[in-house]
RNA sequence: AAGUAUUCUCAGGGCGGGGUGCAAUUCCCCACCGGCGGUAGGGGGCACGCCCCAAGCCCGCGAGCGGCCUUUCACGAGGUGCCAGCAGAUCCGGUCAAAUUCCGGAGCCGACGGUCAUAGUCCGGAUGGAAGAGAAUGCAC
Numbered sequence: 001a002a003g004u005a006u007u008c009u010c011a012g013g014g015c016g017g018g019g020u021g022c023a024a025u026u027c028c029c030c031a032c033c034g035g036c037g038g039u040a041g042g043g044g045g046c047a048c049g050c051c052c053c054a055a056g057c058c059c060g061c062g063a064g065c066g067g068c069c070u071u072u073c074a075c076g077a078g079g080u081g082c083c084a085g086c087a088g089a090u091c092c093g094g095u096c097a098a099a100u101u102c103c104g105g106a107g108c109c110g111a112c113g114g115u116c117a118u119a120g121u122c123c124g125g126a127u128g129g130a131a132g133a134g135a136a137u138g139c140a141c
Stems, first nucleotide, its partner, number of pairs: 003139008016030004031121002033110002035061004042053004056108002064086002066083001067080005090106005112124003
């Protein structure tokens, strides 16, 4: 270093301007944001072995809603991702041996409940949960 066990810590950003209206951060015009792991022809470092950074829409994962199971008269509670549900969204041109990743351009997407009016951006469940990231300690080689 890799393996394994326990504990602990951390783990999401964004409505600014204008319009209409009794009323909108919800509609319309302009704007703004992009969780986690993987991949990567870009970028950086190098002891030349490699290492670090790099995708919202490529492959997966996550919370939420729903389904199913158990329980309850019911409300509810608990369990389940081996549940093929919602749950999303990318094309065109260029370069190249090779690009949905690079360069240029134009697009597109965003749980549930609430609300004087329809929400990715406000409020709420949530001082929650979690993909995962890191640390400490023990064990074994």